A computed fold for a 72-nucleotide RNA from Aspergillus pseudoustus, annotated as transfer RNA. The coordinates come from a structure-prediction model, not an experiment, and the mean pLDDT is 80.
[in-house]
RNA sequence: GCACCAUUGGUCUAAUGGUUAGGAUAGCCGCCUUCCAAGCGGCUGGUUCGGGUUCGAUUCCCGAAUGGUGCA
Repeated sequence: GCACCAUUGGUCUAAUGGUUAGGAUAGCCGCCUUCCAAGCGGCUGGUUCGGGUUCGAUUCCCGAAUGGUGCA
């Protein structure tokens, strides 16, 4: 330099055009317990960025950024 892949809360992950973006973990609060742990319930917190298509975009298209893999 070229090609391909990935990017969703602090972390891991699901959602393939139709919404309240789901789950786990973490943090906080409560219940339970003599106390702690475990368990149960609740709350907080998210689509990398800029455009485009569409009635509607996490999803499709273009570009950028970051990371990874391969080739040179």

RNAcentral records the identical sequence in 3 taxa. It matches the Rfam family "tRNA". Rfam classes the family as a transfer RNA.